Notes: Large-subunit ribosomal RNA, domain I from a metagenome, 535 nucleotides, folded computationally.
[in-house]
Context: one part of a larger RNA
RNA sequence: GGCGCAUGGGGAAUGCCUAGGCUCUCAGAGGCGAAGAAGGACGUGAUAAGCUGCGAAAAGCACCGGGGAUCCGCAAAUAGGAAUCGAUCCGGUGAUGUCCGAAUGGGGAAACCCGUAUUGAUGAAGUCAAUACAUCCUGGCAACAGGAAGCAAACCCGGAGAACUGAAACAUCUAAGUACCCGGAGGAAGAGAAAACAACAGUGAUUCCGUAAGUAGUGGCGAGCGAAAGCGGAAGAGCCCAAACCCUUCCCGUUAAGGCGGUAAGGGGGUAGUAGGACCACAUUUAGUUAGUAUUAACGAAUCGGAAUUACCUGGGAAGGUAAGCCAGAGAGGGUGAAAGCCCCGUACGGGCAAGUUAGUAUUGAUGAGUGGUAUCCUGAGUAAGGCGGGGUCGGAGACGCCCCGUUUGAAACAGCCGGCACCAUCCGGUAAGGCUAAAUACUACUGAGAGACCGAUAGUGAACCAGUACUGUGAAGGAAAGGUGAAAAGAACCUUGAAUAAAGGAGUGAAAUAGAACCUGAAACCAUGCGCUU
Numbered sequence: 001g002g003c004g005c006a007u008g009g010g011g012a013a014u015g016c017c018u019a020g021g022c023u024c025u026c027a028g029a030g031g032c033g034a035a036g037a038a039g040g041a042c043g044u045g046a047u048a049a050g051c052u053g054c055g056a057a058a059a060g061c062a063c064c065g066g067g068g069a070u071c072c073g074c075a076a077a078u079a080g081g082a083a084u085c086g087a088u089c090c091g092g093u094g095a096u097g098u099c100c101g102a103a104u105g106g107g108g109a110a111a112c113c114c115g116u117a118u119u120g121a122u123g124a125a126g127u128c129a130a131u132a133c134a135u136c137c138u139g140g141c142a143a144c145a146g147g148a149a150g151c152a153a154a155c156c157c158g159g160a161g162a163a164c165u166g167a168a169a170c171a172u173c174u175a176a177g178u179a180c181c182c183g184g185a186g187g188a189a190g191a192g193a194a195a196a197c198a199a200c201a202g203u204g205a206u207u208c209c210g211u212a213a214g215u216a217g218u219g220g221c222g223a224g225c226g227a228a229a230g231c232g233g234a235a236g237a238g239c240c241c242a243a244a245c246c247c248u249u250c251c252c253g254u255u256a257a258g259g260c261g262g263u264a265a266g267g268g269g270g271u272a273g274u275a276g277g278a279c280c281a282c283a284u285u286u287a288g289u290u291a292g293u294a295u296u297a298a299c300g301a302a303u304c305g306g307a308a309u310u311a312c313c314u315g316g317g318a319a320g321g322u323a324a325g326c327c328a329g330a331g332a333g334g335g336u337g338a339a340a341g342c343c344c345c346g347u348a349c350g351g352g353c354a355a356g357u358u359a360g361u362a363u364u365g366a367u368g369a370g371u372g373g374u375a376u377c378c379u380g381a382g383u384a385a386g387g388c389g390g391g392g393u394c395g396g397a398g399a400c401g402c403c404c405c406g407u408u409u410g411a412a413a414c415a416g417c418c419g420g421c422a423c424c425a426u427c428c429g430g431u432a433a434g435g436c437u438a439a440a441u442a443c444u445a446c447u448g449a450g451a452g453a454c455c456g457a458u459a460g461u462g463a464a465c466c467a468g469u470a471c472u473g474u475g476a477a478g479g480a481a482a483g484g485u486g487a488a489a490a491g492a493a494c495c496u497u498g499a500a501u502a503a504a505g506g507a508g509u510g511a512a513a514u515a516g517a518a519c520c521u522g523a524a525a526c527c528a529u530g531c532g533c534u535u
Base pairs, nucleotide, nucleotide: 001534002533003532004531005530006529007528008527009526015520016484017483020455021454022452023451024450025449026448027447028446029444030443031151032150039100040099041098042055043054044053046078047077050074051073061094062093063092064091065090066089070082071081072080105114106113107112115133116132117131118130119129120128121127135148136147137146138145139144155186156184157183158182159181166173170220196203197202207234208233209232210231211230217225218224238436239435240434241380245268246267247266248265249264251262252261253260254259273414275379276378277377278376279373280372281371282370288367289366290365291364292363293362294361295360296359297358298357299356303351304350305349309324310323311322312321313320325342326341327331333345334344335343385409386408387407388406389405390404391403392402395421416431417430418429419428420427471478472477491519494506495505496504497503
């Protein structure tokens, strides 16, 4: 020096664990904000740096309800207090709520500075306190009243709108009306009661799912893109205006006057395609819908009741083993010194209840119908449609209908008008140019209950731990590492060595201290000591 064995150091893998994540399901909730939000700054404790809570009334105040013995948060300490005259704690409703922030009296380098008016404190004030004072919109002569703003995860509607990429290059095309940006709303949004489909048979608002179907189509007929009817389901709901006609009011015109005409506003009337309505004649108030009030019931906060086991053995410890029992509308789950239906919390089941929500009933009010006649009147105009230029649709200008937009022309009036994929005829379907509408559908920042052939600390969220922290960057932004003593701190009194509050040796605790806080297990690399063999 090498090899082997043993014992250590070092190191943190592995195993086990879970306080945290991930993905779903079912319910709830689907908003908060000038009555000042979201988010912060600064304070606030006997001692108090951080987190949490709270706001100068400051780990809290009042009341109501629950609950029943401890309590003064994380947090273990000392001191001092509170509580059966019911505290702490839990639920509900209130009070207080500094300063910044939409931030709103003015300003500003957020958490700061400076005002005006009135009132109060005072004899007074360059002092203090309270209240009011931003902008815009609507109404109003004004005073004033009401509203808006800002924030928030996704879902939704609208406006505006890429490129990488694919086409094995690239320009039409694709990616894609995607990403991003802006505006707006709701618990959903949007759509919606046929100027629809269909095809000689019929359907009967919209939405969503399955299918039709990768079909019909479209396409440098390349890459690709890609319907609809119908059928099967989910859900199911229909309505209101404008106008004709009648009436009232204001104003205007006109008349000698009665009156007549017109604009505007308001009320009645009326809403359809088998056309309907006005108008004329006849007849007549029911069903249904909705708002308030009363009452009943259900749901609904904290929360309450809730069965049944002992002995011996092993062990530090019994829930394990043995023996003998018991409960079960409860043998879900968790905890307890190892593995518990019967020890604890619970569980099945049952009870209770404020605010509030929902449903039923009663009552009051509102709303709400029919038949016949058909002469006259009404039935949405710079609209429909055409030209030109774009967009939507499966349809890229094509033989190109339909719908929408810009521009320019510009109708008809129910014997009307539109559509049925150029156009024409027949036939069929419908009634545009006003509006509202639940459910089935989409989503989950948030709350509750639960689930997992999901992870188990280099995994699972970036974050199991005081993490969007430390740290980096002028900034936008980027962004970690870091879990485990023990059943219980019983966390090592005391002694010795030592300069020592380092460290070590005893002693003690404990089942265990090679569980000693650098703490479960403790692999490998690497280092060391002892012994053996060997060069």